[in-house]
Context: one part of a larger RNA
Molecule: small-subunit ribosomal RNA, central domain
Organism: Wilmottiaceae cyanobacterium
RNA sequence: UUGGGCGUAAAGCGUCCGCAGGUGGCUAGUCAAGUCGGCGGUCAAAGACUGGGGCUCAACUCCAGAAAAGCCGUGGAAACUGACAAGCUAGAGGGCGGUAGGGGUAGAGGGAAUUCCUGGUGUAGCGGUGAAAUGCGUAGAGAUCGGGAAGAACAUCGGUGGCAAAAGCGCUCUACUGGACCGCAACUGACACUAAUGGACGAAAGCUAGGGGAGCGAAUGGGAUUAGAUACCCCAGUAGUCCUAGCCGUAAACGAUGGAUACUAGGUGUGGCUUGUAUCGACCCAAGCCGUGCCGUAGCUAACGCGUUAAGUAUCCCGCCUGGGGAGUACGCACGCAAGUGUGAAACUC
Numbered sequence: 001u002u003g004g005g006c007g008u009a010a011a012g013c014g015u016c017c018g019c020a021g022g023u024g025g026c027u028a029g030u031c032a033a034g035u036c037g038g039c040g041g042u043c044a045a046a047g048a049c050u051g052g053g054g055c056u057c058a059a060c061u062c063c064a065g066a067a068a069a070g071c072c073g074u075g076g077a078a079a080c081u082g083a084c085a086a087g088c089u090a091g092a093g094g095g096c097g098g099u100a101g102g103g104g105u106a107g108a109g110g111g112a113a114u115u116c117c118u119g120g121u122g123u124a125g126c127g128g129u130g131a132a133a134u135g136c137g138u139a140g141a142g143a144u145c146g147g148g149a150a151g152a153a154c155a156u157c158g159g160u161g162g163c164a165a166a167a168g169c170g171c172u173c174u175a176c177u178g179g180a181c182c183g184c185a186a187c188u189g190a191c192a193c194u195a196a197u198g199g200a201c202g203a204a205a206g207c208u209a210g211g212g213g214a215g216c217g218a219a220u221g222g223g224a225u226u227a228g229a230u231a232c233c234c235c236a237g238u239a240g241u242c243c244u245a246g247c248c249g250u251a252a253a254c255g256a257u258g259g260a261u262a263c264u265a266g267g268u269g270u271g272g273c274u275u276g277u278a279u280c281g282a283c284c285c286a287a288g289c290c291g292u293g294c295c296g297u298a299g300c301u302a303a304c305g306c307g308u309u310a311a312g313u314a315u316c317c318c319g320c321c322u323g324g325g326g327a328g329u330a331c332g333c334a335c336g337c338a339a340g341u342g343u344g345a346a347a348c349u350c
Stems, first nucleotide, its partner, number of pairs: 003322004007304002012318001014201004021194003025088003029084003033081002035077002038074005049065006091191001092188002095184005103177007110154001114150008125136002162169002206247006215241002220236004258317006266295011299306002323350003332343004
């Protein structure tokens, strides 16, 4: 490199946008670049092949012939690809009317709980554990009642329920704003799919600066346990967790399953919309579309399992894999304040 692969054996970039590139719907037309076939030229000799000849045969050798892609030229074909020009509407977009939603950003408000402060009542314990102790408490704790402050998170509803590209999103209200779905069919007329390089977003932890700090809590201290106990358990507790502005760019970033399109038995739930039957209205019932679960046929799979939300049947594009260790290391480069991240070997060894 080819081939074969990528749910779990090695392998799908964390996700999306998108330039180049690759690929691309239906109809008729023109051209003839690709494509197909005809003819011509070339493709040295030797070798190989075919038919003969010569060494006794053979190897070897001599003669003759044929063939072949490839390249070039020439005159043809026009189905397919392509180019050009013309049209179409099934892809895509877009208009109108509705709908659901923890989608995003900013602002405002709320109650429960916790801790602390303060006051009242009140007295000897509280707390914690397997059992204890450290700890708190007669300077009045814990308990209970009133007042106040602070920060963080939003019980029930809540649901293999919803939304979002993913990360993720849950008290209430307001403003701004993104996407989706359904119905109707004006309008555009292939405007599409994918996407190397590139760009944007990206949990937690971590970093910089300024705030904030109730609870929790790496580190740390103490008490236990233990042979020891740099742990598990307990009492404290700093960074952090929260906000603002920036950085980092990684996760078992998982459906361990890239994106798009088409096709291929059913059964049973559930969320959104529409239509019909029905109705005062609602519910119910049936059908269609979109989403989300479970079971399952064919098929696939090494098996497990997947199974119209495919891991089935096909097409297009991208990414990635190629024995284990060494090693996601070294070196170089790029990025970063740093931590480190990205890219990424070899010797050697089994």